[in-house]
Context: one part of a larger RNA
């Protein structure tokens, strides 16, 4: 890890509510008692239940409140004792587990301080005081040279410590080993007896240590401490089937009450859908309120300001109320004003039978019932972390797989098909079989079921098979509008001249620095000049004309489909292979494609007593309900057993299944079936738990 064993909603008393039964002449007994026990029997106290109502006096089918029946409340009834089953409630209360905390004891052979009594510290170095001798003094003091041997000195073993490194880490060792290293005569170390005990001690102080335990040691009992918390909770089938939401909560990962499930029971006839009748003040609109906002006109009062001694009279390219026109604009604005939604109302189904006759059928009538709505009433459960789409808000950056309401869908609790893969998108609800059909979303060149299909057109980008602003003679179309056989438009050949160097300016300005004007001749036409250029001149060039060629050219608007803008970190944005369609816009038609529908055939489960048979129905989590089955052991009844029971493997038969027979084979002494009881009643999980391997 496996394998076998063991492992969890249980009991007592009380109540509620269902089902069953016994009684209803109202049930019905409790301690006791009786008796070998246990029963029958005896014991009516007591309890239900017959009348409510009010605090109460009280009253009484009514009562209470009150001045009042003027309104309200409440009542106008009702069986009782057993068992079962489910639920509450109180107890260990489905189960396994704390950290704590209180008592009463056991610890100082480890350590941690003191006591009390003993042991130990190799060798070197250093040389305090005192002292002795010499100098020295009047004497001292002082100095030198010897002695002296002080010392939390110094250097290094023993011995104590642990500062570093390696090593080791299922170790040789639950703290070692190697190599270096600190102390080493002291606040040293050490033996050996003893002291202080947990609300405690002892601490040169680390909350350190007090027997591998220490922010309060161990052990035992209170105890099965208590865990809104994690884990775990055992056989079968059928049948309904949620919630993650209001409101409250020292409440937010628990709970209480409400919606929501299952069941049982009473009622009603609807649900969709049509049509009718309402109210509204949202989409949207608009500016009549109110708010805000832009330019024009006007210009009440200001403000510069002229003119007067002042009253005053002027001015004004300033600010600007008020008006007047024109134009946005609002969740907290409405002179309007929708879709939908909600209330109400009327009208209305589908099957199946009778009318119906010897077949087949249609209105009306009559009848049954089943699907489909909904209210109310007992009874009992899970929910109360929700996700994500779409559409209507708030927050945020009209960010988020973002986070908060609302309305609906799917998941959740839903498999199949389709998006390559992919809870939430798309189709579409799985009762069980089936080598049949039909479709649905998609798809139909290969992987890959099915069109290398039919028409008309666009795409040249491998767009297809990622993106904006913005960029450009891409391409097809559509429309508006110029110029054109009186010859366009492109080319190509001519010519572009004269007053004039127009005037100012200005060193210069001559068409072409700049500044005002921009006329007049000739003429086919030519500007006081469309550009290069000179210092200024010149020179080239347009514009405008001719000739030549001989049919279209421009200019703008829009649609469809492409180009560019386009840069990421393993190679990666058709699902690959490839694709000029197998792309992409419009019609057409086949075939494909699902557990959808339908065909055959079966089982259940509702309802109509039962059958027969119609109809309908059987995804499925929390959870409800209902029906079986197996173990052990117990009654009654008792079948088979050495001519083999039970109990093990194995074959083989029917049962939805849990699980039940049967031959034979081993086994060697018991024990099925029926029909009731009773529970230590079913394991794969719980870092179970023991055994074995």
């Nucleotide at each position: 890890g496996c394998c076998g064993g063991c492992g969890a909603c249980u009991u007592a008393u009380a109540g509620g509510c269902a089902g069953u039964g016994g009684c209803u002449u109202a049930g019905u007994u409790a301690a006791g008692g009786g008796a070998a026990c246990c029963c029958a029997c005896c014991g009516g106290a007591g309890c239900u239940a017959u009348a409510g109502c009010g605090a109460g006096a009280g009253u009484g089918a009514g009562u209470c409140u009150u001045c009042a029946u003027a309104g309200g409340g409440c009542a106008a009834u009702u069986g009782u004792c057993a068992u079962u089953g489910c639920u509450u409630a109180u107890g260990g209360a489905c189960u396994c587990a704390a950290a704590c905390u209180u008592g009463g004891g056991u610890g100082a052979u480890c350590u941690a301080u003191c006591c009390a009594u003993g042991a130990c510290c190799a060798g070197g170095a250093u040389g305090u005081a005192g002292c002795u001798u010499g100098g020295g003094u009047g004497a001292a003091a002082c100095u030198a040279a010897g002695u002296g041997g002080a010392g939390g000195u110094c250097u290094g073993a023993a011995c104590c410590g642990a500062c570093u490194g390696a090593u080791g880490u299922u170790g040789a060792a639950g703290a070692a080993u190697c190599a270096g290293u600190g102390g080493a005569u002291g606040a040293g170390u050490u033996g050996u007896g003893g002291u202080u005990a947990g609300g405690g001690g002892u601490g040169a102080a680390a909350u350190g240590c007090c027997a591998c335990u220490c922010g309060a040691a161990c052990c035992c009992a209170g105890a099965g401490c208590u865990a809104g918390c994690u884990g775990g909770u055992u056989c079968u089938c059928c049948c309904c089937g949620a919630a993650a939401u209001a409101c409250g909560u020292u409440g937010a990962g628990g709970c209480g009450c409400a919606g929501u499930a299952a069941u049982u029971g009473a009622c009603u006839g609807g649900a969709c859908a049509u049509c009718u009748a309402g109210g509204g003040g949202u989409a949207a609109a608009g500016a009549a309120c109110c708010a805000u906002u832009u330019c024009g006109g006007u210009g009440g009062g200001g403000g510069c300001u002229g003119c007067a001694a002042g009253a005053g009279c002027g001015g004004u390219a300033c600010c600007a109320a008020a008006u007047c026109a024109a134009g946005g604009c609002a969740a907290a604005c409405u002179u309007u004003g929708a879709a939908u939604a909600c209330u109400a109302g009327a009208u209305a189904u589908g099957a199946c039978c009778u009318c119906a006759a010897a077949a087949u059928a249609a209105c009306a009538a009559g009848g049954u019932u089943c699907a489909a709505g909904g209210u109310c009433a007992g009874c009992c459960a899970g929910u109360g972390a929700g996700a994500u789409g779409a559409u209507g808000g708030g927050g945020g950056a009209u960010a988020a797989g973002c986070u908060u309401c609302a309305u609906c869908g799917u998941c959740g609790a839903g498999a199949g098909g389709a998006a390559a893969a992919u809870a939430u998108c798309c189709c579409g609800a799985a009762u069980c079989a089936c080598c049949a059909g039909c479709u649905a979303a998609g798809g139909c060149c290969c992987c890959u079921a099915a069109a290398u299909g039919a028409c008309c057109g666009c795409u040249c980008a491998g767009u297809g098979a990622u993106a904006a602003a913005g960029g450009a003679g891409g391409u097809a179309g559509g429309g508006g509008u110029g110029c054109a056989g009186a010859g366009a438009c492109a080319g190509c050949c001519a010519g572009g001249a004269g007053g004039u160097u127009u005037g100012c300016c200005u060193a210069g300005a001559a068409g072409u620095a700049g500044c005002c004007a921009c006329c007049c001749c000739u003429g086919a036409a030519a500007g006081a000049g469309u550009g290069c250029g000179u210092a200024a001149u010149a020179g080239c060039u347009c514009a405008c004309u001719g000739a030549u060629c001989g049919a279209g050219u421009g200019c703008u608007c829009u649609u469809g489909u492409g180009c560019c803008g386009a840069a990421g970190a393993u190679g990666a944005a058709c699902g690959g292979g490839g694709u000029u369609a197998a792309g992409u816009a419009a019609u057409c038609u086949g075939a494909c494609g699902a557990a959808g529908c339908u065909a055959c055939g079966g089982u259940a489960u509702g309802u109509a007593a039962a059958a027969a048979u119609g109809c309908a129905u059987c995804g499925g989590u929390a959870g409800g309900g209902g029906a079986a089955u197996g173990u052990u052991c117990c009654g009654c009844c008792u079948a088979g057993a050495g001519g083999g029971a039970a109990g093990c493997a194995c074959c083989c038969g029917g049962g939805c299944g849990a699980g039940c027979a049967g031959u034979g084979g081993u086994a060697g002494a018991c024990a099925a079936a029926g029909c009731g009881g009773a529970a230590g009643c079913g394991a794969g999980a719980a870092u179970g738990u023991u055994g074995g391997c």
The part of an RNA shown here (large-subunit ribosomal RNA, domain II) has 693 nucleotides and comes from Ziziphus jujuba.
NCBI's taxonomy places the organism under Eukaryota, Mesangiospermae, Gunneridae, Rosales, Ziziphus.
Its Rfam family is "Bacterial large subunit ribosomal RNA".
RNAcentral holds the full RNA, with entries from SILVA.
Its mean pLDDT, the model's own confidence on a scale to 100, is 82.